[in-house]
Context: one part of a larger RNA
Molecule: small-subunit ribosomal RNA, 3' major domain
Organism: uncultured Lactobacillus sp.
């Protein structure tokens, strides 16, 4: 000079407290651990691995194991040589890859040329190690308020000051003081959206008023909403009080918004040799009839158990049944063309679905009836008309193909579960909780996970205590 300390001051964060809902106990889903296996591919491991690489493993995906089969190779680029064209279709062996046969089957200035094949050779290939060789990327401290330079100037020197002090803030933000004086990276503004309003513009949107309809349907209209482009609006800007005349704080007032107005984006120097050689790029090592490349089948889904993250319940603020009923995000960034797919028809008790097929490359058509919620009505406290696991049979739909292993209908079956030790997580508002709804990946496959509105709390007295952090002091046998 750090860095620590169960040292001392000051401060701040869902750190605790105060509150509402979890987890942990059951049931299943998903990862992980172990274990078993021919294989159960590989990476991630306190916070920062474990619904995480994987925005989706039947076959591919595939890296894995077992067995067929290849060796200049499934891929590139070159050279000599010999050769016929690559190809396509049929058809035979076969589990395929692969091999045989049989048709058709390039251009030409005849010199060849493009394309392919075998041989020879240089090479190719490696998801093979090594993230402790690395580039690039990410993650965490943390959106914490900090890390630092010039030049003075003190020290014999590491170094110190500025950055320290008294007030302020969300902030090394300001301010005043000061052997400082300035300056740079961060903070804040700038950017996006959102929440007010005015212009302008009115079709695929929208209907006060006017006519018309089964319907904004259609005339008419751009008032409203809505869309999107320009501005305007908030700046401690005015007023009273504290305050050091200061910075600023507290309070009221206009105002849609009020003191950073809500969210986002945006991550200082630097620490964890932190994660990534399996995105990708790459140095060294290593394999070269295999550790490269092709097919078939298996496995990645497996089962005495252990844990993470979810979902469903455990019921009456609930459950069932209604041809009873309302509202949404979304114009471009919710999707749509090998695709949304209405409406009609069929099958069947009924569903899941089938057929034809208007419309739409879309504010026009589609998806697309929101769900909770509201009315009625039953069901009355029971392992039940709660709960849905697991099972049997019948089925649909993707798909070459749902035996290992795919999501759905119908019936039947009706298991644990009556709020969950000890211990442990999120959340200060349109926030928790609760409702559904889209999308991405995707032939099918979502309880994940990215968005979307709908309904919508309770509590914060404080900082004594736990965690993690910021300054400033102090100790120290660490550096």
């Nucleotide at each position: 000079u750090g860095a620590c300390g169960g040292g001392g001051g000051c401060c701040c964060g869902c750190a605790c407290a105060a509150g509402c809902a979890g987890u942990g106990g059951a049931g299943u889903a998903u990862g992980u651990g172990g274990u078993u296996u021919a294989a159960u591919u590989c990476g991630a491991c306190g916070c920062a691995a474990c619904g995480c690489g994987a925005a989706g493993a039947a076959c591919c995906u595939u890296a894995c194991c077992a067995g067929g089969g290849c060796u200049u190779g499934a891929c590139a680029u070159a050279u000599a040589c010999a050769g016929g064209a690559a190809u396509a279709u049929a058809u035979u062996a076969g589990a395929g890859a692969u091999a045989g046969u049989a048709u058709a089957g390039u251009c030409u200035u005849c010199g060849g040329a493009g394309u392919c094949u075998g041989u020879a050779u240089a090479c190719a290939g490696g998801u093979g190690g090594u993230g402790c060789a690395u580039g690039g990327u990410u993650g965490u401290c943390g959106u914490c308020a900090g890390c630092u330079c010039g030049u003075g100037u003190c020290g014999u020197g590491a170094g110190a000051u500025g950055u320290u002090g008294g007030g302020u803030u969300a902030a090394g933000u300001c301010c005043c003081g000061c052997a400082a004086c300035g300056a740079g990276c961060g903070c804040a503004a700038c950017c996006c959206u959102u929440g007010u309003c005015a212009u302008u513009a009115g079709u695929u949107g929208c209907c006060a008023g006017c006519a018309u309809u089964a319907a904004g349907u259609u005339g008419g209209g751009c008032a409203c909403u809505c869309u999107a482009a320009u501005g305007a609006g908030a700046c401690u800007g005015g007023c009273g009080g504290u305050g050091a005349c200061a910075a600023a704080c507290c309070g009221g007032a206009g105002g849609a918004a009020g003191g950073u107005g809500g969210g986002g984006a945006u991550g200082a120097c630097g620490u964890c040799a932190a994660g990534u050689c399996a995105u990708c790029a790459u140095g060294c090592c290593c394999c070269u009839u295999a550790u490269g490349a092709c097919c078939u089948g298996g496995g990645c889904u497996a089962c005495a158990c252990a844990c993470g993250u979810g979902c469903u319940a455990c019921a009456a603020u609930g459950g069932g049944c209604a041809g009873g009923u309302a509202c949404c995000a979304a114009a471009c960034c919710g999707a749509g063309g090998a695709a949304c797919a209405a409406a009609g028809c069929c099958u069947g008790c009924g569903a899941a679905g089938g057929c034809c097929a208007a419309g739409c490359g879309a504010a026009u058509c589609u998806c697309u009836u929101a769900a909770a919620g509201c009315u009625g009505u039953u069901c009355u406290c029971a392992g039940u008309u709660c709960g849905g696991a697991c099972u049997g049979c019948a089925g649909u739909c993707u798909g070459c193909a749902a035996c290992u292993c795919g999501a759905c209908u119908g019936c039947a079956c009706g298991a644990a579960g009556c709020u969950g030790g000890a211990a442990u997580c999120g959340c200060u508002a349109g926030u928790a909780a609760u409702c559904g709804c889209g999308g991405a990946u995707c032939a099918g496959c979502a309880c994940g996970c990215c968005g979307c509105g709908g309904u919508g709390a309770a509590u914060a007295c404080g900082u004594u205590c736990c965690c993690g952090g910021g300054c400033c002091u102090u100790g120290u046998a660490c550096a």